[in-house]
Context: one part of a larger RNA
RNA sequence: UGACGGGGACCCGCACAAGCGGUGGAGUAUGUGGUUUAAUUCGAUGCAACGCGAAAAACCUUACCAGGGUUUGAAAUAAUUUCAAAACUUCUUGAAAGAGAAGCCUCCUUCGGGAUGGAAUUACAGGUGGUGCAUGGCUGUCGUCAGCUCGUGUUGUGAAAUGUCAAGUUAAGUCUUGUAACGAGCGCAACCCAUGUCUCUUGUUGCUGUUUACAGUGCUUAAGAGAAACUGCCGAUCAACAUCGGAGGAAGGUGUGGAUGAUGUCAAGUCAGCAUGCCCCUUACAUCCUGGGCUACACACGUACUACAAUGGUCGAGACAAAGGGUCGCUAACCUGCGAAGGUAUGCCAAUCUCAUAAACUCGAUCUCAGUUCGGAUUGUACUCUGCAACUCGAGUACAUGAAGGUGGAAUCGCUAGUAAUCGCUGGUCAGCAUACAGCGGUGAAAUACGUUCCCGGGUCU
Numbered sequence: 001u002g003a004c005g006g007g008g009a010c011c012c013g014c015a016c017a018a019g020c021g022g023u024g025g026a027g028u029a030u031g032u033g034g035u036u037u038a039a040u041u042c043g044a045u046g047c048a049a050c051g052c053g054a055a056a057a058a059c060c061u062u063a064c065c066a067g068g069g070u071u072u073g074a075a076a077u078a079a080u081u082u083c084a085a086a087a088c089u090u091c092u093u094g095a096a097a098g099a100g101a102a103g104c105c106u107c108c109u110u111c112g113g114g115a116u117g118g119a120a121u122u123a124c125a126g127g128u129g130g131u132g133c134a135u136g137g138c139u140g141u142c143g144u145c146a147g148c149u150c151g152u153g154u155u156g157u158g159a160a161a162u163g164u165c166a167a168g169u170u171a172a173g174u175c176u177u178g179u180a181a182c183g184a185g186c187g188c189a190a191c192c193c194a195u196g197u198c199u200c201u202u203g204u205u206g207c208u209g210u211u212u213a214c215a216g217u218g219c220u221u222a223a224g225a226g227a228a229a230c231u232g233c234c235g236a237u238c239a240a241c242a243u244c245g246g247a248g249g250a251a252g253g254u255g256u257g258g259a260u261g262a263u264g265u266c267a268a269g270u271c272a273g274c275a276u277g278c279c280c281c282u283u284a285c286a287u288c289c290u291g292g293g294c295u296a297c298a299c300a301c302g303u304a305c306u307a308c309a310a311u312g313g314u315c316g317a318g319a320c321a322a323a324g325g326g327u328c329g330c331u332a333a334c335c336u337g338c339g340a341a342g343g344u345a346u347g348c349c350a351a352u353c354u355c356a357u358a359a360a361c362u363c364g365a366u367c368u369c370a371g372u373u374c375g376g377a378u379u380g381u382a383c384u385c386u387g388c389a390a391c392u393c394g395a396g397u398a399c400a401u402g403a404a405g406g407u408g409g410a411a412u413c414g415c416u417a418g419u420a421a422u423c424g425c426u427g428g429u430c431a432g433c434a435u436a437c438a439g440c441g442g443u444g445a446a447a448u449a450c451g452u453u454c455c456c457g458g459g460u461c462u
Base pairs, nucleotide, nucleotide: 007462008461009460010459011458012457013456015452016451019415020414021413022412023411026306027305028304029303030302031301032300033299034297035296042053043052064292065291066290067289068288069287070286073124077123078122079121080120081119082118083117084116088103089102090101091100092099093098107114108113126281127280129279130278131277135275136274137270138269139268140266142264147186148185149184150183151182152181153162154161155160165178166177167176168175192258193257194256195255197227198226199225200224201223202222207216208215209214210213230252233246234245235244236243237242308408312367313366314365315364316363317362318361324355325354326353329348330347334343335342336341374405379400380399381398382397383396384395385394421443422442423441424440425439426438427437
């Protein structure tokens, strides 16, 4: 000087408290440990690993295993020699890769050679092999916490201190006043994006109307440009900053949400995204292919989904979104099928056409508290779709089957408002496959916050 204390003072945070809903019990999905295995590839491991890398493991991916091949190599550059246009077709063998054989064809040229390809040779390639404790880059975390520093001056023998402290205030080292300090930088805030109100401009593919091919309009809406919020005004408190209340206002004291992450900490994570030093392999730790594995299963844990029902289930009828995607694509209407879907066919490179009926909700009927008309696991049969190919190992449909489960011990998690809870919709990945992830809207004036003694984490002074 820091760090630490079951020392002190002050202050903050869904930290506790006050509430609401969960997890922990069941079934399933998924990840992990363990075990098993020829292999179950590798990494991530308190918070900050465990629906994580992986925004898609049937083959491929794929790095693992077994077997079958290749050795200048699957892909790259250069050199030398040599042959042949390049190329194409067929046959044999084979699981394929590959191996062998045959046919066909004969480029340009200044005749030196050149382009392209094959073969041989040599330099070399190649490695998801090791080391994240050799590294770059990127990332997590404390933490969007309010801190971290510098110049000059001053103080101290010096390490250092001061500034950065005190009082008040703030979300904030935010600001004010005092002061041997005066200034400055990185952070804070603001500048950026979205959203909420109004005005103007521009209008079709939008909106409105009816003679559905015209008219009207800038209302809804879309894209631009502006206005608007500044403690500006009033009152109270105050030395000042500012705080509390009020008015007006669509919005009030950072309006709300996002992006933005200081100096540093954890030898944190990543050599398997990429790059890279060193070490190691080089007929093998390289590389091609077929099949298998990553999907195993006495068990343990994490994260989710679905439930245990009447604030509900089933059937019928009816209403209201937003945001997205679409040409090797999205597909209307019609027909066939109980259905998944199929057939035919139309529009759309999309404010035009389409995915596309939103669901919870409302109305009516029924069930009457049961392991049930709850719940849907599991299994059987018959099918549909994608794809060379659904056995290991895909998704879906119909009929049948109808398991556990009656609200969950100790413990533990999230959330302060358009939030929690609940309800559907879309997208990326993708041939196919979503209970995951990323978004979107609907219902929701949800409930509660006395307060800071305590638990956890953090800040300042001592």
Molecule: small-subunit ribosomal RNA, 3' major domain
Organism: uncultured bacterium